A computed fold for a 72-nucleotide RNA from Ascomycota sp. 'Antarctolithica obscura', annotated as transfer RNA.
Model confidence (mean pLDDT): 82 of 100.
Rfam family: tRNA. Gene Ontology term of the family: triplet codon-amino acid adaptor activity. By type it is a transfer RNA.
[in-house]
RNA sequence: GCGCCCAUAGUGUAGUGGUUAGCAUAUGAGCUUCCCAAGCUUAGGGCCCGGGUUCGAACCCCGGUGAGCGCA
Numbered sequence: 001g002c003g004c005c006c007a008u009a010g011u012g013u014a015g016u017g018g019u020u021a022g023c024a025u026a027u028g029a030g031c032u033u034c035c036c037a038a039g040c041u042u043a044g045g046g047c048c049c050g051g052g053u054u055c056g057a058a059c060c061c062c063g064g065u066g067a068g069c070g071c072a
Base pairs, nucleotide, nucleotide: 001071002070003069004068006066007065010025011024012023013022018055027043028042029041030040031039048064049063050062051061052060
């Protein structure tokens, strides 16, 4: 330099154009318990950045940034 792939809560991830953006874990609160742990309920927290397409974009297209892999 070229190609491929990835980027979504603190962390790990699901989500192929319209649905409340979901699950696990972590954190706070409550219930339970003599206390702790475990269990149950609940709350807050997220689509890498810019532009385009579309009535509508986390999703499609272009560019950028970052990470990984391969080739030279």